[in-house]
RNA sequence: AGGUGUGUAGCCCAGCGGCAGGGCACCGAGCUGAUAACUCGGGGGUCGCGGGUUCGAUUCCCGUCAUGCCUA
Numbered sequence: 001a002g003g004u005g006u007g008u009a010g011c012c013c014a015g016c017g018g019c020a021g022g023g024c025a026c027c028g029a030g031c032u033g034a035u036a037a038c039u040c041g042g043g044g045g046u047c048g049c050g051g052g053u054u055c056g057a058u059u060c061c062c063g064u065c066a067u068g069c070c071u072a
Stems, first nucleotide, its partner, number of pairs: 001071007010024004018055001026042005048064005
């Protein structure tokens, strides 16, 4: 330098055009003599960033940044 994958909650991931979700963690309640476990509930997101297409974009297109891999 070229090619290619990944980027979504504190962490790990799902979501291939129509209200952004799950597990763990965190907070509260129940249970217990108390803790753990278990059950129920709750908070937390400019979907890496900037544009474009579309009635509508996490999703499609372009650029860019970070990171992994391959080639030179």